Predicted 3D model of an 88-nucleotide RNA (transfer RNA) from a Thermoplasmata archaeon. Rfam family: tRNA. Its mean pLDDT, the model's own confidence on a scale to 100, is 80.
[in-house]
RNA sequence: GCUGGCGUAGCCAAGUCUGGUCAACGGCAACGGACUCAAGAUCCGUUCUCGCAGGAGUUCCCAGGUUCAAAUCCUGGCGCCAGCACCA
Numbered sequence: 001g002c003u004g005g006c007g008u009a010g011c012c013a014a015g016u017c018u019g020g021u022c023a024a025c026g027g028c029a030a031c032g033g034a035c036u037c038a039a040g041a042u043c044c045g046u047u048c049u050c051g052c053a054g055g056a057g058u059u060c061c062c063a064g065g066u067u068c069a070a071a072u073c074c075u076g077g078c079g080c081c082a083g084c085a086c087c088a
Base pairs, nucleotide, nucleotide: 001084002083003082004081005080006079007078010028011027012026020068029047030046031045032044033043034042048057049056050055061077062076063075064074065073
């Protein structure tokens, strides 16, 4: 350099093909509670931001584009992985 795959929240990871039902399955972890003398295990709840709450706002590597609507489609970048090529 070429080809292919990948990038999602504290971590892992699904969703992408076929746009809407998505603050986004599930697991881990953390926090609160129940249980326990206590801890572990188990169970319940919460874990982007704001709000007492109903709810509202902003998010899927970065920047654009298409669309009523984008994690999802298109373009250009950045990074990682694998294979191939090049190079003494």